[in-house]
RNA sequence: AGAUUAUCAAGAGCGCGGUGAGGGAAUGGACCCUGUGAACCGCCAGCAACCCCGAGCAAGUCGAAGGGUGCUAAUUUCCACCCUUCACGGGAAAGAUAAAAU
Numbered sequence: 001a002g003a004u005u006a007u008c009a010a011g012a013g014c015g016c017g018g019u020g021a022g023g024g025a026a027u028g029g030a031c032c033c034u035g036u037g038a039a040c041c042g043c044c045a046g047c048a049a050c051c052c053c054g055a056g057c058a059a060g061u062c063g064a065a066g067g068g069u070g071c072u073a074a075u076u077u078c079c080a081c082c083c084u085u086c087a088c089g090g091g092a093a094a095g096a097u098a099a100a101a102u
Base pairs, nucleotide, nucleotide: 001102004099005098006097007096008095013044015043016042017041018040022033023032024031027080028079029078030077045072046071047070050068051067052066053063054062055061076094081091082090083089084087
């Protein structure tokens, strides 16, 4: 880097310091957050349980949360592609996260 598999309507700080205008993935539309400080970096706190760990014959099982990630506005903020019983509907595509391999 591309591919594979799984999950993505739950949960968790308007925290502190730095910085200083953007951000909510891409494109378009909408709507929202943001100098009462965006994104990013650091520290602390927290959520969660994919892998490591423990139990178990095993499981799509149970446990723990020390380590490796990850995450901490709004359904992946909503819609745009397909289907239809046209609904808080279903499916896909794309994306995010993890794992093992190439």
This is a predicted structure of a 102-nucleotide RNA (SAM riboswitch aptamer (S box leader)) from a Candidatus Parcubacteria bacterium. The coordinates come from a structure-prediction model, not an experiment, and the mean pLDDT is 86. Its Rfam family is "SAM riboswitch aptamer (S box leader)". Gene Ontology term of the family: regulation of gene expression. RNAcentral holds the sequence, with entries from Ribocentre. Of the family's consensus pairs, 97% are formed in the model.